[in-house]
RNA sequence: GAGUUUGAUCCUGGCUCAGGAUGAACGCUAGCGGCGGGCCUAACACAUGCAAGUCGAGGGGUAACAGGAGAAGCUUGCUUCUUGCUGACGACCGGCGAACGGGUGCGUAACGCGUAUGCAAUCUACCUUUAACUGGAGGAUAGCCCAGAGAAAUCUGGAUUAAUACUCCAUAGUAUUAUUCUUUCACAUGUUAGGAUAAUUAAAGCUUCGGCGGUUAAAGAUGAGCAUGCGUCCUAUUAGUUAGUUGGUAAGGUAACGGCUUACCAAGACUACGAUAGGUAGGGGGCCCGAGAGGGUGAUCCCCCACACUGGUACUGAGACACGGACCAGACUCCUACGGGAGGCAGCAGUGAGGAAUAUUGGUCAAUGGACGCAAGUCUGAACCAGCCACGCCGCGUGAAGGAUGAAUGCCCUAUGGGUUGUAAACUUCUUUUGUAUGGGAAGAAACCUCUCUACGUGUAGAGGGCUGACGGUACCAUACGAAUAAGCACCGGCUAACUCCGUGCCAGCAGCCGCGGUAAUACGGAGGGUGCAAGCGUUAUCCGGAAUUAUUGGGUUUAAAGGGUGCGUAGGCGGGAUGAUAAGUCAGUGGUGAAAUCUUACAGCUUAACUGUAAAACUGCCAUUGAUACUAUCGUUCUUGAAUACAUUUGAAGUGGGCGGAAAUGUGUCAUGUAGCGGUGAAAUGCUUAGAUAUGACACAGAACACCGAUUGCGAAGGCAGCUCACUAAGAUGUUAUUGACGCUGAGGCACGAAAGCGUGGGGAGCGAACAGGAUUAGAUACCCUGGUAGUCCACGCCGUAAACGAUGAUUACUCGGUAUUGGCGAUACACUGUCAGUGCCCAAGCGAAAGUUUUAAGUAAUCCACCUGGGAAGUACGUCGGCAACGAUGAAACUCAAAGGAAUUGACGGGGGCCCGCACAAGCGGUGGAGCAUGUGGUUUAAUUCGAUGAUACGCGAGGAACCUUACCAAGGCUUAAAUGCAGAACGACGUACCCGGAAACGGGUAUUUCUUCGGACGGUCUGCAAGGUGCUGCAUGGUUGUCGUCAGCUCGUGCUGUGAAGUGUCGGGUUAAGUCCCAUAACGAGCGCAACCCCUAUCUUUAGUUGCCAGCGAGUAAUGUCGGGGACUCUAGAGAAACUGCCGGUGUAAACCGUGAGGAAGGUGGGGAUGACGUCAAAUCAUCACGGCCCUUACGUCUUGGGUCACACACGUGCUACAAUGGUAGAUACAAUGAGCAGCGACCUGGUGACAGGUAGCUAAUCUUCAAAGUCUAUCUCAGUUCGGAUUGAAGUCUGCAACUCGACUUCAUGAAGCUGGAAUCGCUAGUAAUCGGAUAUCAGCCAUGAUCCGGUGAAUACGUUCCCGGGCCUUGCACACAC
Repeated sequence: GAGUUUGAUCCUGGCUCAGGAUGAACGCUAGCGGCGGGCCUAACACAUGCAAGUCGAGGGGUAACAGGAGAAGCUUGCUUCUUGCUGACGACCGGCGAACGGGUGCGUAACGCGUAUGCAAUCUACCUUUAACUGGAGGAUAGCCCAGAGAAAUCUGGAUUAAUACUCCAUAGUAUUAUUCUUUCACAUGUUAGGAUAAUUAAAGCUUCGGCGGUUAAAGAUGAGCAUGCGUCCUAUUAGUUAGUUGGUAAGGUAACGGCUUACCAAGACUACGAUAGGUAGGGGGCCCGAGAGGGUGAUCCCCCACACUGGUACUGAGACACGGACCAGACUCCUACGGGAGGCAGCAGUGAGGAAUAUUGGUCAAUGGACGCAAGUCUGAACCAGCCACGCCGCGUGAAGGAUGAAUGCCCUAUGGGUUGUAAACUUCUUUUGUAUGGGAAGAAACCUCUCUACGUGUAGAGGGCUGACGGUACCAUACGAAUAAGCACCGGCUAACUCCGUGCCAGCAGCCGCGGUAAUACGGAGGGUGCAAGCGUUAUCCGGAAUUAUUGGGUUUAAAGGGUGCGUAGGCGGGAUGAUAAGUCAGUGGUGAAAUCUUACAGCUUAACUGUAAAACUGCCAUUGAUACUAUCGUUCUUGAAUACAUUUGAAGUGGGCGGAAAUGUGUCAUGUAGCGGUGAAAUGCUUAGAUAUGACACAGAACACCGAUUGCGAAGGCAGCUCACUAAGAUGUUAUUGACGCUGAGGCACGAAAGCGUGGGGAGCGAACAGGAUUAGAUACCCUGGUAGUCCACGCCGUAAACGAUGAUUACUCGGUAUUGGCGAUACACUGUCAGUGCCCAAGCGAAAGUUUUAAGUAAUCCACCUGGGAAGUACGUCGGCAACGAUGAAACUCAAAGGAAUUGACGGGGGCCCGCACAAGCGGUGGAGCAUGUGGUUUAAUUCGAUGAUACGCGAGGAACCUUACCAAGGCUUAAAUGCAGAACGACGUACCCGGAAACGGGUAUUUCUUCGGACGGUCUGCAAGGUGCUGCAUGGUUGUCGUCAGCUCGUGCUGUGAAGUGUCGGGUUAAGUCCCAUAACGAGCGCAACCCCUAUCUUUAGUUGCCAGCGAGUAAUGUCGGGGACUCUAGAGAAACUGCCGGUGUAAACCGUGAGGAAGGUGGGGAUGACGUCAAAUCAUCACGGCCCUUACGUCUUGGGUCACACACGUGCUACAAUGGUAGAUACAAUGAGCAGCGACCUGGUGACAGGUAGCUAAUCUUCAAAGUCUAUCUCAGUUCGGAUUGAAGUCUGCAACUCGACUUCAUGAAGCUGGAAUCGCUAGUAAUCGGAUAUCAGCCAUGAUCCGGUGAAUACGUUCCCGGGCCUUGCACACAC
C1' cells in the first nucleotide's frame, strides 16, 4: 500500500496478501564452472581403522632390520650360530609434551558472559634480558636374567645394574621469615628507597671442546587466578526468604583476599527499584529484518564459559580436579576356563537408531601451524586438498544476422473468409563461449639442509647454486571439427503481470484472504495462447517487515475495547518568585579503551563477479580528566501571589441523637343509623356480606409516610438528604488583607464511607408486597389482570461491598468569543451599573470530533499524577489464592472456534408508531354468489391416451373468437426415409400424370393401357445420389418481442449550484389549494425531463355546405294501403367544415392560487359523459405451443403419412355462469316503439306443403335501395298460493337439418315423461346515474354445433352516501429499528 464487516458510507478493529531472509525439507526439472556450506532430531548406542608423541646429543642396553668381524655346515655362495663393533632401535628408567590443537551445548539466570576498573591480596614451564654459581658424597630401582600364580588382563618373589631419576653435605644474596631505625607516596590496611641483627634453603651432566644444558635472583613478555561498578529472559494464579545465614575476634587453609573452613560472640542480611520459588536458556563479537527506534536469532568464522557414559574424588604437574590419565560408585556393552577381567567417537571417517532432513571407513604432511629433538627428522583425521549434495551466492551457455506465399499442423471466430502460434520454422550466411579430439602446460617454493663466496673474531650475518608439490598433467594456452552437446517450473477471478475453447454439473475438485463449482465456470480438469522467473521454479516451515496492531520516536478511554462507586492518605512522581554557593544530572574539549573478522568507503588480486587482500572510516558504548553553569538537583538567605489560619457576616431537605404534631389518609376494635348487596374488571370470577357487609356518624388504638410550599431550586465526596423543634458536629461562600511563609498537587499498596436486595440477634408490623394459594385470559399462561397473602419493607446493633454506583466523561492548575436565566454573598441601598465573587442551567462562535455532538461546568489549548484498554466468542467462566456465617465478592486464564464482532450516520422497506389525505375501502343502499338442476373451466382419480400450457391477488366460460374426421401436438396399429420449399453438383431416363383392375381400414403396394417439344446444340419434366432439410423435443432461470399486476396511483429523475470527510441531502421540504409534484406563497436553490392536464376519437347543442339509396311540411298525381310517383331542402337524418365552456361574468371569503353560491346566462358549469393513452420501476410474474432466437438433444426417428381411438372418462372438490323456486308472476289472445351490424358456395321477401324443426318453388339485393318479427311494455281473459297452469332436469318414441360420416360425440322439432328446487350456513362479490337492475337484438369463429361463453347494440330505468372511528389498498411528512433475498 491492497483485499475483507455494509444495500451504500465514514470510523474503530481484527484477519489476510504483496517484500526480504534461512544450516532448511518436499514436488517437478537439470548443461558447466568458481567460492562457500552440510545431524537443527537421540549429550541415543557404537563394529573397524586412524586422531600424541618425541629425544640414543640423559641412561642401562639389544627384541626386530641393515652392515662389519668371527665360527660351523656344506650344495662355493647360500644357510645357521656367536659378537653391541657400527648404522639404528622394540620394550624399560629419565626429560619435555600430553592442560595445546580438535568436538559438543548437557548443565548454568551465574561475576557465567559483555564492558570498565582494581589486586598495596596473586601465580606463570618453555621464551628474552641482566647478575652470580655449577664443588663433593651416597643408597636404591625399572629393564635384562631366574622362579612362580592365572584362561586372560596382569601380578608376586629372588638376584644384579645405570642415569640429566632420588638422597645428603658445602658455598650464596638484590631470596624468604622475624624484630627494628630513617625516608617517599597513598583512599584505610599499607607502601617506595636505604640500613642493622638473627634464622633457613641450590645445582647435572653430555660433548665432535665450538657449545648445549642445570641452579639462584631480578626484570620483561605471555598465560592464568581473584575482587568490584553497570548491563543481561518469562511468571506475583511464586510475598516473604535465610542458621555458616549477616557481621566480629582467633586459628587453620590457599599462589592469593575472603565464612573458604572451624571455635566463640553479636543478631543480623536480602526483599515491592521484585527477595525466595517455578519455567526456559550457554553468553558475546555478530547474523536477518527494519527509514530508524527496535524486533527476532546465536549454524558456519573469532573470543569466553561449561562438559567428555552418569555422579563423586583427589594424584601428578608451571598449569588439570585432566575427551583419547588414575581411583570409587552406578547404568549399559563385550570377553571368560565363572574364579575374574575389559570399555567409553559431544576427535576424523564410518554403522545402527531417531527423523521431513544433513556427506568419503579418500590423499598428503607439498604449504601454514603444533610437540619433541643440536639437527636430519618423526608424529600431527590440526591443516591443506580431493570425493558426494543445485543447500546457498556469483558467473557463463543453450546461438547470431537475414528470411512473408505471413507455408503447413494446432487453436479460436461473427466461419466463401479472418485471427493467432509467428521471423517463429523451412531456407541462406556467420560465429565457436561450451563440447569432442590432439598437443603444450603453470604460480603456489621460500626456507630448513647442503655447496661456493664475502665481511670480520673458525661463529654469526649476507649473496649465489642445488634439493623439496598431495592438489595434478589440474588451472591456463594453442589447433581442428561442427549449431553441432544443453530449458524448465509456477501462474493467468480480484489483490497480482497474464484469456479463450472443450469436459464436468454444489459432483469431481480448488482455495493465502474474499470466495469458485447446482448445464453456456477467464476460479475445478485438459488444450491452445499468454505472463513471470530461469538451471532453476514452486510448496511447506520459521523470523522481521508492512502492524502507528503495545504507540520512547508513535495510540487511545461520552457512545467503538477502555475512568477505579467515592473520599482520606503512606511510599513514589511532579511542583511558585528573587538571590548566593556546589557541580550530581546536562553540555563541550582531551586521554584510554571499544580484539580480529563482519558492515561502509577507496584501491588492488583471481578473464568478470561472488570471493579475497591492503588502507581508511566506523564501532552511536564504557572509564578517566579538564572546563561551562542557562535549566533540573542539593544546601543557605529572602518574598507573597499558591496553600492554610484569624476575625466578621451569611447559606442550606449536610450529618447524629432527642422531643413534639395533625377534625390528614389507611387499617383494626366498640357503639349507633341503615338494608341487600359490596368489591373488582376490557368483560368476569375467586373474595366479603342477612351471624347485618359496603355506606354514614362517634370514640379508641396501631404502625408507616410527611399533601400544599416544591422549582429548570438547595446541600453533601459519592451513596444520598424533605412535617415542626432543641442540642451537638461538619462544610461552603463572601468581606477585611490581619498571621504563617510553598507548608502544594496527585496518589500504587492501605484505611474509611458506600443505594437496593440479602444474612445474624432482638423488637415491631398499619399499608404495600417476592414466594405461595385461588379466579380469569390463553392453544398453553409456572406471566401480564383480579382476590388474598408469608418473608421483607420500619427500629437497634453487627455483617455483606455490589448497581445503567451514569454526566456511561478520574483529580488538580492555567489560558481561550458571546447571549440569557437563576441560587447565595458583597459594594451601593437605587429593579442605576460595561458591577464583582462562588455555584446551578439553556443557546451559540472558533476549535475538537468517525459522526452524533461538545464548547469557560470542554470532549478546546497545555502541564502533573493515578486508573484502565489492545478482534468476537469461550468468560468475568475454570483452577489456585484472599475475604465472607452464608449468599457471594476480589484477583483471573487456556484449549477450542469464527472472519468478523462493533460505533455513528445514510437511503429504503417494515411497525398490532404518530399526523394529513384519497379510493364502491368501510358505512348507507340495490342486486347477486355460497343451497338446487344443468352448462362450462380446473383439481383429483381413472386410462393405451385422457396432448400441452396458465395456479394467491395478477390461473380456473383462461390460450380456445367455435375438438364428430381434419384441427391434434396424445394413444394403438400399419407404412415411408424425405411430404413440401430452395439451390448446386453428378447420373441415368422420357416420363409425371390420367383411366381401369386387384390386395388393403386407409396410407400404400402391384398390374394393364396411354403418354413431351426441338433449329438436334438443347429446353422441359420428374426419378435416383450427395449437400441440405425436419422436430408443438428441453431450457421463459440464456433471450427478443408481446402481455398481466401495483395503477390512470401521482409519482420518478436529471443538469448546474449549495451543504456534508462520505453514503447522501437540497430542489421534491414548509403554509395553503387541487382529481393531480394542479397551482400560489415562502425558500440555497435555479431550471429541465418522463409522468398529470391538454392536444386525438365518440357523444350532448347550434350554424353552414351538400341532398341519394335517406326525409316529406307545403303543392300536385295515384293506391285497399304504404314517400308509391312528380317534385322539395323546410324538418328528421346523413357527413364535411365551423361555433360553443374559459371559473369568462356577478356576489362573498382569501395576499394569491383557489373555494363557496338551489347566482345569472346557457344545450352543456366547474375534468360535461365515455374511449384511446399506462412515468422510473417491482414480481428471475406469464409465454421457447403465435412468432423469432443462443445453447443442448433426435436423424430408417423425438421426422413424416394413414385408419381408428382420445382430448367429451367420473366416487368426489372448487371457480365462473344459465334456469328457477313464482302473483311486481305463469299461460292464451290482441297491440306499440329501437340501435348496432351481417349478407352471393350468402341473406332470402313472397307463395305452397308440414302441428313443427323444415322442405319445394321463386322476386329483390355485392346493399342508407333488397333481406333480417325486437322483447320487457300496454290492453283483455284466466290461474289463486299449491311442489301448482311454478320449475324444467331426466327419460321414451317419432322426426328435421348440416356433413364422406352424428355410435363414442352435433344442434333443432313434435308428442309423452315431469327430478331437485318454496329464496339458500359460515362467508363473500358487483355497482354512485342513463349507473345498478331488467329486457331483448346483432356479430366474429363457423358445413353444422355442444354459445347459458365473448364482443357490441339499443329499450325500460332506480335506491343511497350521516360520515372517515374501524377493515383493505395507496400517497406525503415524521418517528423507532439488532430488517436490506428488506416482517

The RNA shown here (small-subunit ribosomal RNA) has 1383 nucleotides and comes from an uncultured bacterium.
The coordinates come from a structure-prediction model, not an experiment, and the mean pLDDT is 84.
Rfam family: Bacterial small subunit ribosomal RNA.
RNAcentral holds the sequence, with entries from ENA and SILVA.